[in-house]
Context: one part of a larger RNA
RNA sequence: UGACGGGGGCCCGCACAAGCGGAGGAACAUGUGGUUUAAUUCGAUGAUACGCGAGGAACCUUACCCGGGCUUGAAAUGGAGUGGAAUAUCGGUGAAAGCCGAUAGUCAGCAAUGACCACUUUGUAGGUGCUGCAUGGUUGUCGUCAGCUCGUGCCGUGAGGUGUCGGCUUAAGUGCCAUAACGAGCGCAACCCCCAUCGUUAGUUGCCAGCGGGUAAAGCCGGGGACUCUAGCGAGACUGCCACCGUAAGGUGUGAGGAAGGCGGGGAUGACGUCAAAUCAGCACGGCCCUUACGUCCGGGGCGACACACGUGUUACAAUGGGAGGUACAAAGGGCGGCCACCUGGCGACAGGGCGCCAAUCCCGAAAACCUCUCUCAGUUCGGAUCGGAGUCUGCAACUCGACUCCGUGAAGCUGGAUUCGCUAGUAAUCGCGCAUCAGCCAUGGCGCGGUGAAUACGUUCCCGGGCC
Numbered sequence: 001u002g003a004c005g006g007g008g009g010c011c012c013g014c015a016c017a018a019g020c021g022g023a024g025g026a027a028c029a030u031g032u033g034g035u036u037u038a039a040u041u042c043g044a045u046g047a048u049a050c051g052c053g054a055g056g057a058a059c060c061u062u063a064c065c066c067g068g069g070c071u072u073g074a075a076a077u078g079g080a081g082u083g084g085a086a087u088a089u090c091g092g093u094g095a096a097a098g099c100c101g102a103u104a105g106u107c108a109g110c111a112a113u114g115a116c117c118a119c120u121u122u123g124u125a126g127g128u129g130c131u132g133c134a135u136g137g138u139u140g141u142c143g144u145c146a147g148c149u150c151g152u153g154c155c156g157u158g159a160g161g162u163g164u165c166g167g168c169u170u171a172a173g174u175g176c177c178a179u180a181a182c183g184a185g186c187g188c189a190a191c192c193c194c195c196a197u198c199g200u201u202a203g204u205u206g207c208c209a210g211c212g213g214g215u216a217a218a219g220c221c222g223g224g225g226a227c228u229c230u231a232g233c234g235a236g237a238c239u240g241c242c243a244c245c246g247u248a249a250g251g252u253g254u255g256a257g258g259a260a261g262g263c264g265g266g267g268a269u270g271a272c273g274u275c276a277a278a279u280c281a282g283c284a285c286g287g288c289c290c291u292u293a294c295g296u297c298c299g300g301g302g303c304g305a306c307a308c309a310c311g312u313g314u315u316a317c318a319a320u321g322g323g324a325g326g327u328a329c330a331a332a333g334g335g336c337g338g339c340c341a342c343c344u345g346g347c348g349a350c351a352g353g354g355c356g357c358c359a360a361u362c363c364c365g366a367a368a369a370c371c372u373c374u375c376u377c378a379g380u381u382c383g384g385a386u387c388g389g390a391g392u393c394u395g396c397a398a399c400u401c402g403a404c405u406c407c408g409u410g411a412a413g414c415u416g417g418a419u420u421c422g423c424u425a426g427u428a429a430u431c432g433c434g435c436a437u438c439a440g441c442c443a444u445g446g447c448g449c450g451g452u453g454a455a456u457a458c459g460u461u462c463c464c465g466g467g468c469c
Stems, first nucleotide, its partner, number of pairs: 008469006015460002019423005026315008034306002042053002064301007077123008087104007107114002126290002129288003135284002137279003140275001142273001147186006153162003166177003192267004197235007207224001211222003238261001241255001242253004304442001317416001321375006333364003338357002342353004382413001387408007429452007
């Protein structure tokens, strides 16, 4: 000077408390440990690994294993030499890769030669081989916590201190006052984006709003620029006004006005640094190692194993529920090897026809809710695992190892021990919809979107983390 204390003071945070819903018990999905295996490729490991890298493992991917091949090599490039245009096609063998062989074809230039291809040779290649404790870059975390420093001056022999302390205040080292300090920088805040109100500009979406036409109905048509909306510009919020408290900063108020009030809500934004934190397998890169193999191609297998153990989830255990019928209302996105209206066939997955749309124009499009009926507390009309059978679709190919449909089968499960997690409002809970990846899909995951829509916070003694003295 820091760090630490079962030292003290002050102050924060879903940290506790108050409350709502979960996890821990069940079945399944998924990741991990372990075990197994020819291989079950590798990495991530308290918080900060474990639905993580993976935003798509049947082949491919693929890095692993077994087997079959190739060595200038799957791809790139320089030199030398030999042969041939390039290129196309076929045969044998084989699981394929590969190996062996055949046919057609003949480029530019007078030529030397050149372009291109193949082979030989050489310099080079190639390596998801090792080291994240040699590194760059990027990332997690403390933490969106309010801190971390500098110049000059002053103090101290010096390390260093002061400033940055103290009082008040703030979400904040935010500000005010005080002051051997005076200033400044990186952070805070603001400037950026989205949402909430209004105005303006613009009208192939919207509107009978006002007029006309028209229909079974419908912005369907003429037309309109009102409204909604779309998307550019602007206005608006600043404790500005009022009252009270305070020296001030600021605080308080069923205050006024206002769409919105004291940071309006959300996002982006992460200081100096910490963990020799993570990543050599995204990429780059030093060093080391392999070079007929630790490179590379192919077929098959594996990454999907299963006595177990843990994490994250999905579905349930039912009556605020299950089933049947009827009937409404979104947002955000996506679409040409695509989205597919509509018609027909099929119980259905889907198939066969077929209109429109490169899309505010066409298409993909809600569920919970609401109304009526039924079930009456039962392992059930709850629950759907598992298994049998028959199918559909994608794809060269669904045995290992795809999704979906129909019929049958109907397991565990009656609210889950110790313990533990999330959340303070359009939040939790609950309901569906979309997208990326993608032929298809093991998506119950991830990222978004809207619908319905709560309870509770006395308080800071205690647990955890953090800030200042």